């Protein structure tokens, strides 16, 4: 000094935050889709809340 493999730590998963879980990454994982001078959907990987945002109803 180089590879591999265990481990531990991180870190990620299209627009914000927590909890749990689930999958990947080890500098990579990610970075949504279409008929693309423009258009469409979605706050999640997925469960549960909060907070925006829209649509509808009652006060």
């Nucleotide at each position: 000094c180089a590879u591999a493999u265990a481990u531990u730590c991180g870190g990620u998963g299209a627009u914000g935050g927590u909890g749990u879980u689930c999958a990947c990454c080890u500098c990579a994982a990610a970075u949504g889709c279409c008929c693309c001078c423009g258009g469409c959907u979605g706050a999640c990987g997925a469960c549960a809340c909060c907070u925006g945002c829209c649509c509808u109803u009652u006060c």